[in-house]
RNA sequence: AUCGAACUUCGGGGCGGGGCGAAAUUCCCCACCGGCGGUAAUCCAGACAGCAAUACCCCCCUGGAAAGCCCGCGAGCGCCUGACGAUACUUUUAUUGCUCAGGGUCAGCAGAUCUGGUGAGACUCCAGAGCCGACGGUUACAGUCCGGAUGAAAGAAGAUCGAC
Repeated sequence: AUCGAACUUCGGGGCGGGGCGAAAUUCCCCACCGGCGGUAAUCCAGACAGCAAUACCCCCCUGGAAAGCCCGCGAGCGCCUGACGAUACUUUUAUUGCUCAGGGUCAGCAGAUCUGGUGAGACUCCAGAGCCGACGGUUACAGUCCGGAUGAAAGAAGAUCGAC
């Protein structure tokens, strides 16, 4: 360093101003925000070599950072399975639920990007313009308020034991 086991910690941001109205952080105008892994021609750091030169610069190399809309993942909803309750029924069974537990396979919501520039090469860089955002609640329709959630989780870091 790799693999396996069990563990610990961490692990999401945002309505400010104005308008209409009885009522809106929910509508309209302006504003604000962007989870995790991958990829990336950019940036940062280090080391080595080069040049007359220890400096500047800097090929290659090593490490780190860099995409909401490129590829994938997660939570949530939906779906499915079971339990329990309720209703119907002679039974089998069927339907149903502010109920509980499980699944993540399949299928659904799983969203949303173009134009110009540079260049060998860019949906990733630069410039511009656009677009997207679970469920339940609410005096009025919510990415930004309240709630499930002091939850769960993609994963990140660390330390322990074992294998090689």